Large-subunit ribosomal RNA, domain IV from a Patescibacteria group bacterium, 351 nucleotides, folded computationally.

[in-house]
Context: one part of a larger RNA
RNA sequence: UAAUACUGAAGGAACUAGGCAAUUUGACCCCGUAACUUCGGGAGAAGGGGUGUCCAAAUAUUUUUUUUUUGGAUGGCACGAACCAGGAAGUGGCGACUGUUUAAUAAAAACACAAGAAUCUGCAAAAAUGAAAAUUUAUGUAAAGGUUCUGACACCUGCCCGGUGCUGGUAGGUGAAAUUACAUAGGCAUCAUAUAUUUAAUUUAAAAAAAUAAAUCUUAACUAUGUUCUAAAUCCCAGUAAACGGCGGCCGUAACCAUGACGGUCCUAAGGUAGCGAAAUUCCUUGUCAGGUAAGUUCUGACGCGCAUGAAUGGUGUAACGACUGCUUCACUGUCUCCAGUAUUAGCUCA
Numbered sequence: 001u002a003a004u005a006c007u008g009a010a011g012g013a014a015c016u017a018g019g020c021a022a023u024u025u026g027a028c029c030c031c032g033u034a035a036c037u038u039c040g041g042g043a044g045a046a047g048g049g050g051u052g053u054c055c056a057a058a059u060a061u062u063u064u065u066u067u068u069u070u071g072g073a074u075g076g077c078a079c080g081a082a083c084c085a086g087g088a089a090g091u092g093g094c095g096a097c098u099g100u101u102u103a104a105u106a107a108a109a110a111c112a113c114a115a116g117a118a119u120c121u122g123c124a125a126a127a128a129u130g131a132a133a134a135u136u137u138a139u140g141u142a143a144a145g146g147u148u149c150u151g152a153c154a155c156c157u158g159c160c161c162g163g164u165g166c167u168g169g170u171a172g173g174u175g176a177a178a179u180u181a182c183a184u185a186g187g188c189a190u191c192a193u194a195u196a197u198u199u200a201a202u203u204u205a206a207a208a209a210a211a212u213a214a215a216u217c218u219u220a221a222c223u224a225u226g227u228u229c230u231a232a233a234u235c236c237c238a239g240u241a242a243a244c245g246g247c248g249g250c251c252g253u254a255a256c257c258a259u260g261a262c263g264g265u266c267c268u269a270a271g272g273u274a275g276c277g278a279a280a281u282u283c284c285u286u287g288u289c290a291g292g293u294a295a296g297u298u299c300u301g302a303c304g305c306g307c308a309u310g311a312a313u314g315g316u317g318u319a320a321c322g323a324c325u326g327c328u329u330c331a332c333u334g335u336c337u338c339c340a341g342u343a344u345u346a347g348c349u350c351a
Base pairs, nucleotide, nucleotide: 001346002345003344004343005342006341007340008339010337011336014335019332027051028050029049030048031047036041038152052074053073054072055071056070057069058068060066075079087330088329089328090327091326092325093324094322095321099111100110115150116149117148118147119146120145121144127136128135129134153317154316155315156314158247159246160245163244164243165240166239167238168237169236172235173234174233181227182226183225184224185223186222198214199213248266249265250264251263252262275309276306287303288302289301290300291299
C1' cells in the first nucleotide's frame, strides 16, 4: 500500500450518472391499518405494544410432557439475549398479470399470453414435408383445422377504394401452343396412292380389256409465312382498409387591439374525427405558467399552430403485478465532509 472482514466522534446523501455499496428493518403474539379498487385486493399497508426465570390458580388433553389465560415474585447493561428471519411511504412512464429470452457483456418497455378481429378450408380439406410413394394435420370435420394482425379489463375504434394487393364479373380490346380452314411461296432426293396419256414387250387366233415396267404432268401430303380461331391472364367494370397504406394550401373577415364562429378560392381518393399532447414522439427548448427546493436542463400538473400525435401499424384510461425505468419523502448509515483504527492475508525492509 492492497485485498477480505470489523469498529467509529459530530454531521447524515453534502457522495455519485444514480443511495452504487453498506447500514437500517427482520421471528412469534396482541392492537391497529389510508387513498384507490376489477370488491378478490391494496395489506405483513402504515403505525404501536409485548417476549427471560420462578410460584399459584384456572384452562384444553385419557395420562406424562405441554398450550393458553389471570395474579404474584424475581435477576441482568442487554430476555426473538448466540445463530437465523421484510427498510418503509408517495407520485409518473411502459407492459395488464404468472411466464419466456440473447448457455459465456443485454431479463427488458422485447417474446408469449388469455381475449378481439380478418382470412383460407366441405374432407382425397386448406396448410406443410417429400423426387415420388406417402406422411403430419387427424383415427379430427366449420363450436373443427391452418395463416396473419392486435394483445387482460373499461370506454371506443372516425374519413378515404385514386395507387398497390386481394376477391368477383363478363360484353369488348390485347392474348401462347396445338387444331381447322384459307391465301402465298417452296416442293430436291426417296417412298406410297389415285387418275390420265404415250411407248415397248409378253399372254390370247385377232380386237377390246387387264396386268407388269419406264417416262411425263397435276393434285394432295409435307415445309415456311400470314390470316382465321383461341385459355388463363391483362386492359376494362365493381367490391374490399381489424388488407399495404393515406388523412391539404392560400386570402379576407366582428365598432380599441387581438382572435376569427363566418366568407372566398385552388387542389385532392379523402383532407386527421373522438381522444391524448414539449410526450419513450417537441427541432427551436432549460417553451410559458403553476407546484415542490434557499437554489430544480430532471420531476409533477396545466397550456397547445402537434418541426414530425392519433385510433387493432390500435387510441385513451386502468386496480393488481414488475431483480423494468424517472422523481420525491421518512428511517438509516464511512457514499461523503475526512479520514482513523483493529484482525487476517499478500507486499515491502531486515535477519
Notes:
The RNAcentral record of the full RNA draws on ENA. It matches the Rfam family "Bacterial large subunit ribosomal RNA".